[in-house]
Model confidence (mean pLDDT): 82 of 100. This is a predicted structure of a 473-nucleotide part of an RNA (small-subunit ribosomal RNA, 3' major domain) from an uncultured bacterium. It matches the Rfam family "Bacterial small subunit ribosomal RNA". The RNAcentral record of the full RNA draws on Greengenes.
Context: one part of a larger RNA
RNA sequence: UGACGGGGGCCCGCACAAGCAGUGGAGUAUGUGGUUUAAUUCGAAGCAACGCGAAGAACCUUACCAGGGCUUGACAUGCAGGUGAAUAAGCAAGAGAUUGCUUAGUCCUUCGGGACAUCUGUGCAGGUGGUGCAUGGUUGUCGUCAGCUCGUGUCGUGAGAUGUUGGGUUAAGUCCCGCAACGAGCGCAACCCUUGUUGUUAGUUGCCAGCGGGUCAAGCCGGCCUCUAACGAGACUGCCGGUGAUAAAUCGGAGGAAGGUGGGGACGACGUCAAAUCAUCAUGCCCCUUAUGCUCUGGGCUACACACGUACUACAAUGGCUGUUACAGAGGGAAGCGAAGUCGCAAGGCGGAGCAAAUCCCCAAAAACAGUCUCAGUUAAGAUUGUAGGCUGCAACUCGCCUACAUGAAGUUGGAAUCGCUAGUAAUCGCAGGUCAGCAUACUGCGGUGAAUACGUUCCCGGGCCUUGUACA
Numbered sequence: 001u002g003a004c005g006g007g008g009g010c011c012c013g014c015a016c017a018a019g020c021a022g023u024g025g026a027g028u029a030u031g032u033g034g035u036u037u038a039a040u041u042c043g044a045a046g047c048a049a050c051g052c053g054a055a056g057a058a059c060c061u062u063a064c065c066a067g068g069g070c071u072u073g074a075c076a077u078g079c080a081g082g083u084g085a086a087u088a089a090g091c092a093a094g095a096g097a098u099u100g101c102u103u104a105g106u107c108c109u110u111c112g113g114g115a116c117a118u119c120u121g122u123g124c125a126g127g128u129g130g131u132g133c134a135u136g137g138u139u140g141u142c143g144u145c146a147g148c149u150c151g152u153g154u155c156g157u158g159a160g161a162u163g164u165u166g167g168g169u170u171a172a173g174u175c176c177c178g179c180a181a182c183g184a185g186c187g188c189a190a191c192c193c194u195u196g197u198u199g200u201u202a203g204u205u206g207c208c209a210g211c212g213g214g215u216c217a218a219g220c221c222g223g224c225c226u227c228u229a230a231c232g233a234g235a236c237u238g239c240c241g242g243u244g245a246u247a248a249a250u251c252g253g254a255g256g257a258a259g260g261u262g263g264g265g266a267c268g269a270c271g272u273c274a275a276a277u278c279a280u281c282a283u284g285c286c287c288c289u290u291a292u293g294c295u296c297u298g299g300g301c302u303a304c305a306c307a308c309g310u311a312c313u314a315c316a317a318u319g320g321c322u323g324u325u326a327c328a329g330a331g332g333g334a335a336g337c338g339a340a341g342u343c344g345c346a347a348g349g350c351g352g353a354g355c356a357a358a359u360c361c362c363c364a365a366a367a368a369c370a371g372u373c374u375c376a377g378u379u380a381a382g383a384u385u386g387u388a389g390g391c392u393g394c395a396a397c398u399c400g401c402c403u404a405c406a407u408g409a410a411g412u413u414g415g416a417a418u419c420g421c422u423a424g425u426a427a428u429c430g431c432a433g434g435u436c437a438g439c440a441u442a443c444u445g446c447g448g449u450g451a452a453u454a455c456g457u458u459c460c461c462g463g464g465c466c467u468u469g470u471a472c473a
Base pairs, nucleotide, nucleotide: 001473002472003470004469005468007467008466009465010464011463012462013461015457016456019421020420022418023417026313027312028311029310030309031308032307033306034304035303042053043052064299065298066297067296068295069294070293073124077123078122079121080120081119082118083117084116087104088103089102090101091100092099093098107114108113126288127287129286130285131284135282136281137277138276139275140273142271147186148185149184150183151182152181153162154161155160166177167176168175192265193264194263195262197233198232199231200230201229202228203227208223211222212221213220236259239253240252241251242250243249315414319373320372321371322370323369324368331362332361333360336355337354341350342349343348385406386405387404388403389402390401391400427449428448429447430446431445432444433443
């Protein structure tokens, strides 16, 4: 100087407390461990691994296993030599890779050759093989915590100190005052995006309460408004009062759409963990080279006594079912979205209008109203299984999704323990997108309905500053 303390002081955080809804019990989905297996490819491991890499394993993917094949190779390029093809179609053998046959097909030229393709040979290719403890790059974490440093000066023999400590204050090393310090940098904040109010400009594909015109009907026309999207305005403790040290600031108020960082996002200092990744990529070294490379068929990654994590669905009446009837936002759409109509109980089929989309399509559910059920393992719950179908796709057996009928399991609110959340939040309801031929209870977004509680900082956890002790570095 740090680090540590079941030392002290001050302060903060959904850290506790006050509340709400959960997890832990059940079924299922999914990931992991373990076990099994020819293989169940590999990585991730307290927080910060475990719906993680994977924004989607039937083949492919695919790296794993069994078997069949290839060896200048699936891919790149140089040299030497040979050949004229490459390619397309058909037939045959084969699980296919591959092989054989037939037909079509052969550019330029100064006739030396060249371009291109292929074969042979040789330099080489190739490796998701090892090492993340050789590395770059990228990422997680402490933590959006308020810290981390430097120059000059001063003090100290020196390591170092000071500044950065102190008194206040702040979300903040934020600002003020003081001070052997005076300044500065990286961070904080602001500048950026979005949302909340409004003005101007501009109206097509957007709008329609009223007025005028107009139609069989129709925003069809004039044209406010909504909306859209560009530029502005607006919030700065600016104003008033109290407190304060006449400061910084803080408390209350006015005006205001918004008030003290208005809400949300992007943005992550010096560093820590030899943290993660050689399987995104790049790369040193080591290793393989008729194989640890390449290709094909089939299988596996989907196994199942069990254990754990994360979710979904429930255990019902604040509910279920039936019928009627409203209201979004954000997105996507051409090998696409697919309307009306029509067939089917339905999944879906036929159909094909319109739309490269503010024009057309995908397109709401909880809620509301009426009826019924009357507390039961039920008209609650839907696992499991059978049958019959639908869709995608060469192909749904291993191993897809959906529909109908039948079947109707556990579970009656969950032990010890434990997680999230402070407002348009939690809870609850659906919608969209990416991935994608098909497959979503996951992920990323979007809106609808919409709470309770916070006395307070004694305690638990984590963090910041000062101080103290130390046999630690």